[in-house]
Context: one part of a larger RNA
Order: sequence, then C1' cells, then structure tokens
RNA sequence: UUGGGAGUAAAGCAUUUGUAGGUGGCUUUUCAAGUCUAUCAUCAAAUCCCAGGGCUCAAUCCUGGACAGGUGGUCAAAACUACCAAGCUGGAGUACGGUAGGGGCAGAGGGAAUUUCCGAUGGAGUUGUGAAAUGUGUAGAGAUCAAAAAUAACACCAACGGCAAAAGCACUCUACUGGGCUGACACUGACACUGAGAGACAAAAGCUAGGGGAGCAAAUGGGAUUAGAUACACCAGUAGUCCUAGCCGUAAAUGAUGGAUACUAGGCGAUGUGUGUAUCAACCCAUGCAGUGCUGUAGCUAACACAUUAAGUAUCCCUCCUGGGGAGUGUGUUCACAAGAAUGAAACUC
Repeated sequence: UUGGGAGUAAAGCAUUUGUAGGUGGCUUUUCAAGUCUAUCAUCAAAUCCCAGGGCUCAAUCCUGGACAGGUGGUCAAAACUACCAAGCUGGAGUACGGUAGGGGCAGAGGGAAUUUCCGAUGGAGUUGUGAAAUGUGUAGAGAUCAAAAAUAACACCAACGGCAAAAGCACUCUACUGGGCUGACACUGACACUGAGAGACAAAAGCUAGGGGAGCAAAUGGGAUUAGAUACACCAGUAGUCCUAGCCGUAAAUGAUGGAUACUAGGCGAUGUGUGUAUCAACCCAUGCAGUGCUGUAGCUAACACAUUAAGUAUCCCUCCUGGGGAGUGUGUUCACAAGAAUGAAACUC
C1' cells in the first nucleotide's frame, strides 16, 4: 500500500464560505468516448501450468496445448455512464403572507451592590481563623444615617427554554442589519452535495499603543501552619481583568461523534408555527412541519452504550489513524513584534 478503522482503545480539521476536482433527480432524442459482441494481428524463446513421450525411475530432457490478461485494426449493439438537443418538477432557489428569538452592531437610559471621599451620631474595638497573628483603630475605626464620585457586572423572571457556523449571546429602550421556521402554492428549471489548496471568523491567556482602574487577583511582601512550606487557609498587593485600534490563532475549541441525502417500532415532555374540532374569547383535544430533550424495540457494539437528532441500513465527497517511549522533540521551511504557532522526522529502546 491493500485491507480494516476514527464516541471512550491510534484516528473527525475549532467552525464556516468557497475554487479546482469528485459525485449527482425524472422523460425523450443524437452519438459511440467509456462499456460490450465477433474476428484479425501482436505481446521472442526458455520458465510456470496441463496432456503425452523419453534417459531403468527421479531430477533433468523432448513434443504439443493453453487459461487469464494487455495493445492495435475492422464489423456490429445501445441498456448504463459521458456527449448533443429538447422538455419536466419532486431536489435547490426566488417572490408573496405571517411569525419566534440573550443572533450582530451602534447609541441612549436605569437600579441594587462594592470601594473611596465629605458631613452627622457615637466612643473601643474591628478584621480574620481550626486557633491565631500580621493588618486597622482615641490623629476617632468598626456600626448607623444623608450627600457626592468612580468602575465593573446586570439579582428575581430563568427552564433539561431560545438564538447563532462555531467561538459565543441575558438590565431596559431605540436605529440599522444577518439568518431561521411556517403557509399558500406564483416563478426559475437540477441552478445540487462535498470540497484539496485558499479566504473569513475564532474563548481565555499573552503582546503593542493610548485611556481606565471599583471589585477580584498571577507575581511579590508580611503574619501563620509545618521537620521544612518557595503551598493550601489569612492580611496586603502589581500586571491583568474593562474600553479603543491592531496582533496572536491556540483550548478537555467536547456531542471527545465531519458534511449531505434516503430509509428503518413506539411512548412521554417542552419550544416555534400551521390545520381541524371547540369557543364570545383564551384554553383543552387531535394532527402536520421545523428545531430541542427523556425513555425504549429491531439493529449495531469488545463492552459501556447508541437507537428517526444513530454509534442502525445504504450512497457520495473531504480529513485523519497504523504498537509504547523517544516526541509534538530535533532539523528545515512558512507565519508572528515577541511569546510562540503550523508542518514534522530519525537514531536508540521496550
């Protein structure tokens, strides 16, 4: 490599858009490239295989024959694939009517808490712990009340609930804006699926510049604990956390499960929307579509489990795996301000 695999044993790119490529719905026609029938030529001999023969047998040797396959020529076929032409509506999309939503971005407003500061009351502790101490306080703390300022986050509602490609998204209002679902069926007529490279986006931490800094808090300091304590618990506390403009491009980026399509028992919820029934109306009940949960049959699985949201049954496309360590290391290259990221071995050893 083939084969076999990728939820947990090695293995699904963090996610997505999309180029080349691969694959692709129904009907009719053309053509004969693939396909297929027949035939011819050729693919040296020896070797292998089969049937005979012959050295007394065997090995060896001699004669004949292929099977299967490749290449080229000619004749014929036309189901399938490709091609040509015409059409269809079921896939896909557009338009129209509704509709849910923490989807995105920008602006405005709000209350609670915390800290600081100012004023008042008051007068000895307070904080903290397993127990303490460091700390703080008669220069008036802690406690209570009123005024002011600042920053970050938005209790309850809240849900196994919603939206988004993922990362993620929640106080309230407004402007702009993306996507989805549903209904009727008007239009286009296969316009589709996947997607190497490539592009975009991407938590936290980190980096650059300028702001900001309430709380929290790596580093650091102190007091404890301890044999020690470069820790856990305590008192402080700087980067950072926040905003703006860039960079980085990684996560147990997880559903540890790539995407698309079709098919394959049910039962119980809740979300959006439609229909029927019902009604003054809202419910209730039955049912369709879409997404989201629990349970469970067949099947599958090493087992656990999965089970119409498959890890079942099939097809198409992409990525990846091939014993453990060495090692996601060395080297080279690309990217990055750096930190590093991406690609990625071998010797050796078990």
Molecule: small-subunit ribosomal RNA, central domain
Organism: Trichopus zeylanicus subsp. travancoricus